[in-house]
């Protein structure tokens, strides 16, 4: 000293939370010792039992007992009583109390004070009563009652009286009452006691005690200033109230009380009321200022079961006294009595919670006493409690085989860890034994010495000596001996916050101070190992301060985050211009008093240290008092003109009020003209109109509002103000400076004004128009639109008092760059013009601001005054008060709940926002799908199983380039368990081949044949392979594509996505990449705080289009020759085609026009090809937790005589239905029959198979050639020519079914394909909707291949024929760039509101 948390990110505002310290604490786990402290915070609840206040025989008499006795008596002890002192202290508690209760400083000419101290004075006489005791007696008891007799006194009474009080006279002083001195009158008291010594017997003396007076000290009473609390949703309170005169009362002033008189007294500087509370020194916290607290210790106060009262006394209205009343408890013989723990222990209860019914008066202190002494739950000690603070210990050194064991592991190891063990030591504490302080002598007693006084003795003072006295306690401390032996926990480990892994669990169980963890790989739950923190404690809970500048004096704010009152006038209050004089309240400075001690701080000292204790000093912000200063503030006096006001001369204006007046328009009325519509809307309808509307013309009526001028123009405090004229009236500006002389600013309450709507009374009512009616729209439409229409809008008077009453910006004053408009005045100048005052706008400097922005009209710099804010919701709600006729206004909470709510700006995404642009996106076209039948895939359903995956585009002829068995993962049944497959060990055998039986097969049993290769020491060993055995292990198409790799789809072949440096911004971020052009393109050019670069685009690669060159076999054949029925068949050739290597060619290169002398674009030439020639491969940063664990690989989990492996059969081919993708059609641009022509690209040896023969055909038999530019598949089809059909369910269409065959294959039943004959279904061009395609494309036609035993309408390729259309970018979809809005960021499939559950 800060940190976490609002957001995708940022900055700010703002709340919540945490880290620190503290406690009279409590709870959880744990617990060795000692010292010092501390311990009912709750029920001021109720209390059993014991103790807590007695003492004095040196005040008094009596009784009892013991001892001694010279029997006269004496001594000692005890008991109750009289009397004295004490019991008013000490101890407890905090209920009450907001008060002179407390604190602090004062006051008295208004007081008291036992015991104590000092000084002075005085001391005479008398007397009975009564207790105890005795007798009788009441009562259960407590407690009495009566009677007789009797005492004494420090008991009681009288006298005197320094003196005191009062009166009178005089003097002095003061502050009114008064004080003091002198004289005089009246009133008021005593214990001549006790003990002792001495005596000349009278007395003298000592100690203690007593009286009066004065004074002191101590303690107390009273009065006053100031100080410390919450609510104004408590605003008025008060009748002994305020004062006076006179009395009473008190120790004393006083309405303290009383009679009379007056009507006062207190209060926004908060009276009164209500609530809460003992106050302080101090304690905790804090840098401080502050905030919180008042337990222990100390001071004061109050209280003693509740309420009241007095008595005694120096002192009480009395904790352990009395009386009365109440409640409660107890005793009782029922008549009556007793009691008061908030004393110390203790009990019950309450509570989260707080101790022993202990010891001693040894010390300190108190009461009594001459004293010894007695009493003392005050006190000192001990006990209990880790309740707190402090100290000590639980061992130290060495010790690597880095032991065992635990945990983790990549299986190599790592870690616990020198930790342990082992070895060598020590003995604090502990245990045992022994010794043994200080608290205690200033005391009393005894003795001695000495001093003062005295005749002396007692006695007193001082000093020395001696014995005596200890609860704690045989304690602290010391010595000896003994053993590492007896002594460690607790919390945390996701971030804040130091500390990490494994297993278990699976939004469950649970955690959590805040944010938040947990839905199968949890460092956040639980456990374990490890680690971190503290340590005889550690955590949790509660409370307080801090952090929090989050109530801001120090030290905050109010344009948009919470917050400026709607506006003015103005009382109180606050603040206030220049100069002089004087005062001294504030202020500054010096002195004095006080500020108790403890506490705090500093320095020392004592317990071994520390805590603790002691000493000294400082501090104690304050208050009181007394000197001084006079700058500033203030009070007083005087002066000034700059602030303010006023006079005079001018000026502008929708400023206000009242009265009049004008035209346009609307509506209505009357009349004329005129005829079928008008009106209204996106379109209509309701409505009006043949009873004459609308339209038009003339005349009239009524009400309301004032076009143009008109303007970020003017005026006003704001609300607000608009035709014209008149009257009345407020404010403002300019000029002048002769007037006044601070007269000023602000302004809580208060008063006034205050849009619209609304209310009351009375008018008025043209238009408009809440409510309302009707018509539309709609799923509905209590709305938007239309037709009507009432309050109201208007006037007068009265009320209401609110608005986004906004510049979301209170008022006043001063200062701090400018530029440019508008408006009202003035000055200078011949003039362009310059300048000054007031108002009103824009831009902008410094500065300010979180940013946006503000910026002489401040949101800048300052001063003064007022109002207001303190997280969001609840809520401007409730209650109370007040105002109002009402509506409602003003004032204005809490419970509860959330961790945010919010401001500004940034980047995206989005918008039924805008601009620009692109794409078969639309449009323009061509052909389809959707209807039929079939094929195929999917959903659904079914099933023993219908294995699994793919699911909008981007799943659905997809994985599957081919399910009869196999495949196969699914189902039923059968059988195997180291296994079908891999490695290792041991034993045996080469391997291998053939057969038989059983079985559905897997398999089981069994027979037979057969011995190889390399080395060899000839024994054998080894390699490959097989069999057997045991275990490590195999195996899994089991789960998780949301744990992953790899691969793939998609946006999208869209033109984008970024970086470095620089610059701008507090920052997120921006710039670059935006802008002007251009392009298919972030393609290129220009400009520019940017300059460069990368991944993408393009190009480089392949195919194709033209040419050249090289090479000619299996290709080709122009020329030459041979040759056939025919044929490049042959010789020959390589010219051409072709094949496949290399090269050329295209670059806006050329011309012209446009364009910025640009990029580029239009047109043209040449060219096979022209503006990336066409096609392919190639897919940026990223998105979709997209798809795939079933291609493969792989983490974790799961199965292990089964979720593995083998086998037979079945299933994946099911079928009411729904969808996708295809094929074939519905026919004449056609079907059928016949004839005839032209490809490309491929494939082929378990293959393609020529040809011949057989068959009507599928096909079969024989079989040449060819591992292929040679042979084969292999007749291309559409097209063309000829013929036929004649618009029909047909000579269209071919489904379905029957029959007969063929092929493949171990096997075509479930479940293949083909052929032939027969059969001849739906279907006559397809609803809503929807798909593809821009040229060699669509459409159409056939051919080939992969897979494959067989199976193709699918898929991948090939060529043939070969179109139409594109005006264009408004709209649909998708995309790119810029901009704008946003409360979205999982990003519009968003967010969010209401109702219901």
């Nucleotide at each position: 000293a800060g940190a976490g948390u609002u957001u995708g990110a940022u900055c700010c505002u703002g709340g919540c939370u945490c880290a620190g310290g503290a406690u009279g604490a409590a709870c959880g786990c744990u617990g060795g010792c000692g010292g010092c402290a501390u311990g009912c915070c709750u029920a001021a609840u109720a209390c059993a039992u014991g103790c807590a206040a007695g003492u004095c025989g040196a005040a008094c008499g009596a009784g009892a007992g013991a001892c001694c006795u010279u029997c006269g008596g004496g001594u000692c002890u005890c008991u109750a009583g009289u009397g004295g002192c004490g019991a008013a202290c000490g101890g407890g508690u905090g209920a009450g109390u907001a008060a002179c209760a407390c604190g602090u400083a004062g006051g008295g000419a208004a007081c008291c004070u036992g015991c104590c101290c000092g000084c002075g004075c005085a001391c005479c006489g008398g007397g009975a009563a009564u207790a105890c005791g005795c007798u009788c007696u009441g009562g259960a008891a407590a407690c009495g009652g009566a009677g007789a007799a009797c005492a004494a006194a420090u008991c009681c009474c009288g006298a005197u009286g320094u003196a005191c009080a009062g009166g009178a006279a005089g003097g002095a002083g003061g502050c009114a009452u008064c004080u003091u001195c002198u004289u005089u009158c009246u009133g008021u008291g005593a214990a001549a006691c006790a003990u002792c010594c001495u005596u000349u017997a009278g007395g003298g003396g000592a100690u203690g005690g007593g009286g009066c007076g004065c004074g002191g000290a101590u303690g107390g009473a009273c009065c006053u200033g100031c100080g410390g609390u919450g609510c104004a949703u408590u605003a008025g309170u008060u009748u002994g109230u305020u004062g006076g005169c006179g009395g009473g009362g008190u120790a004393a002033a006083g309405g303290c009380c009383c009679a009379c008189c007056a009507a006062g007294a207190c209060g926004a500087u908060g009276a009164u009321g209500c609530a809460u509370a003992g106050c302080c020194g101090g304690c905790c916290u804090g840098a401080g200022a502050g905030g919180g607290c008042g337990g222990a210790c100390g001071g004061c106060c109050a209280c003693a079961u509740u309420g009241g009262g007095a008595c005694u006394g120096a002192g009480a209205c009395a904790c352990g006294g009395c009386c009365c009343a109440g409640a409660c408890u107890c005793c009782u013989g029922c008549g009556g009595g007793a009691g008061g723990c908030a004393g110390c222990a203790g009990u019950a209860g309450g509570g989260a919670a707080u101790u022993u019914u202990c010891g001693u008066c040894a010390a300190u202190g108190g009461g009594c006493g001459c004293a010894a002494g007695c009493c003392u739950g005050a006190a000192c000690g001990a006990g209990c409690g880790a309740u707190g603070c402090c100290g000590c210990g639980u061992g130290a050194g060495u010790g690597a085989a880095g032991a065992a064991g635990g945990c983790c592991u990549u299986c190599g190891g790592g870690u616990c860890g020198u930790a342990a063990a082992g070895c060598u030591c020590u003995g604090u504490u502990g245990c045992g034994g022994g010794g043994g302080a200080a608290a205690a002598a200033a005391g009393g007693c005894a003795g001695c010495a000495u001093c003062a006084g005295g005749a002396a003795a007692u006695g007193g003072g001082u000093g020395c000596u001696g014995a005596c006295u200890g609860a704690u306690g045989g304690u602290g401390c010391c010595c000896c001996g003994c053993c590492a032996g007896a002594a460690a926990g607790u919390c945390a480990c996701g971030g804040c916050u130091a500390a990490c892994u494994a297993c278990g669990u699976g939004c469950c169980a649970g955690c959590a101070g805040c944010c938040g963890c947990g839905g199968u790989a949890a460092u956040a739950c639980g456990u374990a190992g490890g680690u971190g923190g503290c340590g005889a404690g550690c955590g949790u809970u509660a409370u307080c301060c801090g952090g929090a500048a989050u109530g801001a004096u120090u030290g905050g704010g109010c344009g948009u985050a919470a917050a400026g009152g709607g506006u003015g006038c103005g009382c109180a209050g606050g603040c206030g211009g220049u100069c002089c004089u004087g005062c001294a309240a504030g202020u500054c400075u010096g002195g004095a008093g006080u500020g108790a001690a403890a506490c705090g701080c500093a320095u020392g000292a004592g317990c071994u240290c520390a805590a603790c204790u002691c000493a000294u000093g400082c501090a104690u912000g304050g208050c009181u008092u007394u000197g001084g200063a006079a700058a500033c503030u203030g009070g007083a006096g005087g002066a000034c003109u700059g602030g303010a006001g006023a006079g005079c001369a001018g000026g502008a204006g929708a400023g206000g009020g009242c009265g009049g007046u004008g035209g346009a328009a609307c509506u209505c009325c009357a009349u004329g003209u005129g005829u079928a519509g008008c009106g209204g809307u996106a379109a209509a309808a309701u409505g009006c109109g043949u009873a004459g509307a609308u339209a038009u013309a003339u005349g009239g009526a009524a009400g309301a509002a004032c076009a143009c001028c008109a303007g970020u123009g003017g005026c006003g405090a704001a609300g607000g103000c608009g035709g014209c004229c008149g009257c009345c009236u407020g404010g403002c500006c300019u000029g002048u400076u002769g007037c006044u002389g601070a007269c000023g600013c602000u302004g809580a309450g208060g008063c006034a004004c205050g849009a619209a709507a609304g209310c009351g009374u009375g008018g008025g009512g043209a238009g408009c128009a809440a409510a309302u009616a009707g018509g539309a729209u709609u799923a509905g439409a209590u709305a938007c639109c239309c037709u009507g229409g009432u309050a109201g809008u208007c006037c007068a008077c009265g009320c209401u008092g609110u608005a986004a009453a906004c510049g979301a910006u209170g008022g006043a004053u001063a200062c701090u760059a400018g530029g440019u408009g508008c408006u009202g005045g003035g000055a200078a100048g011949u003039a362009u013009u310059u300048u000054u005052c007031g108002g009103u706008g824009c831009c902008g400097u410094a500065g300010c601001u979180a940013a946006c922005g503000c910026g002489u009209u401040a949101a800048g710099u300052a001063u003064c005054c007022c109002g207001c804010c303190u997280g969001g919701g609840g809520a401007g709600u409730a209650c109370g008060g007040u105002c109002g006729c009402a509506a409602g206004g003003c004032u204005g909470a809490a419970a509860c709940u959330c961790a945010a709510a919010g401001a500004a700006a940034u980047u995206g995404a989005c918008g039924g926002g805008g601009g620009c642009c692109c794409g078969c996106a639309c449009a323009a076209g061509c052909g389809g799908u959707g209807g039929a039948g079939u094929a195929u895939g999917u959903g659904g359903u079914u099933u023993a199983a219908u294995u699994c995956g793919a699911u909008g585009c981007a799943a659905c002829g997809c994985g599957a380039a081919g399910a009869a068995c196999c495949u196969u993962a699914c189902c039923c049944a059968g059988g195997c368990u180291u296994g079908a497959c891999a490695u290792c060990u041991a034993g045996g055998g080469a391997a291998c081949c053939g057969g038989a039986u059983a079985g559905a097969g897997a398999u089981a049993u069994u027979c037979g044949g057969g011995u190889g290769c390399u080395c060899u020491u000839c024994g054998g060993a080894g390699a490959c392979c097989c069999c057997u055995a045991a275990g490590a292990c195999a195996g899994g198409u089991g789960c998780u594509g949301c744990a992953u790799g790899g691969c793939u789809g998609u946006c999208g072949u869209c033109a984008g996505c970024u970086c470095g440096u620089g610059c701008c911004g507090u920052g997120a971020g921006g710039u670059g990449u935006u802008g002007g052009g251009u392009u298919a393109a972030g393609u290129c050019c220009c400009g520019c705080a940017a300059c460069g670069a990368g991944c993408g685009c393009a190009a480089c690669c392949c195919c194709u289009g033209u040419c050249c060159u090289u090479a000619g076999u299996u290709g080709c054949c122009a020329g030459c020759a041979c040759g056939u029925g025919a044929a490049g068949g042959u010789g020959g050739g390589c010219a051409c085609u072709c094949u496949a290597g290399g090269g050329a060619g295209a670059c806006c290169g050329c011309u012209u026009c446009g364009g910025u002398u640009a990029a580029c674009g239009g047109a043209g030439a040449g060219g096979a090809a022209g503006g990336u020639g066409g096609g392919g491969a190639c897919g940026a940063c990223g998105u979709c937790a997209a798809g795939u664990c079933a291609u493969c690989a792989u983490g974790c989990c799961c199965c292990u005589u089964a979720u593995g492996g083998c086998c037979u059969g079945g299933g994946c081919u099911a079928c009411a239905c729904a969808c996708g993708u295809a094929c074939u059609a519905c026919a004449a641009u056609g079907g059928c029959g016949g004839c005839u022509a032209c490809a490309a690209a491929g494939a082929g040896c378990a293959g393609c198979g020529a040809g011949a023969c057989a068959g009507g055909g599928a096909u079969g038999u024989c079989g040449a050639g060819c591992g292929a530019a040679u042979c084969u598949c292999a007749u291309a089809a559409a097209a063309g020519c000829c013929g036929u059909c004649c618009c029909a369910g047909u000579u269209c269409g071919g489904a379905u079914u029957g029959g007969a065959g063929g092929c493949u294959g171990c096997a075509a039943c479930c479940c293949g394909c083909c052929u032939c004959c027969a059969u001849g279904a739906a279907g006559u061009u397809g609803g809503a909707a929807u798909c593809g395609c821009u040229a060699g494309u669509a459409a159409u036609c056939g051919c080939g291949g992969a897979u494959c035993a067989g199976c193709a309408u699918g898929c991948c390729g090939c060529g043939g024929u070969g179109a139409a259309u594109a005006c264009g970018u408004u709209c649909c979809c998708g995309g790119g760039c810029c901009u704008u809005g946003c409360a979205c960021a999982c990003a519009c499939c968003g967010c969010c509101c209401g109702u219901c559950a």

Predicted 3D model of a 1397-nucleotide RNA (small-subunit ribosomal RNA) from an uncultured bacterium. The sequence is in RNAcentral, with records from ENA and SILVA. Model confidence (mean pLDDT): 83 of 100. Its Rfam family is "Bacterial small subunit ribosomal RNA".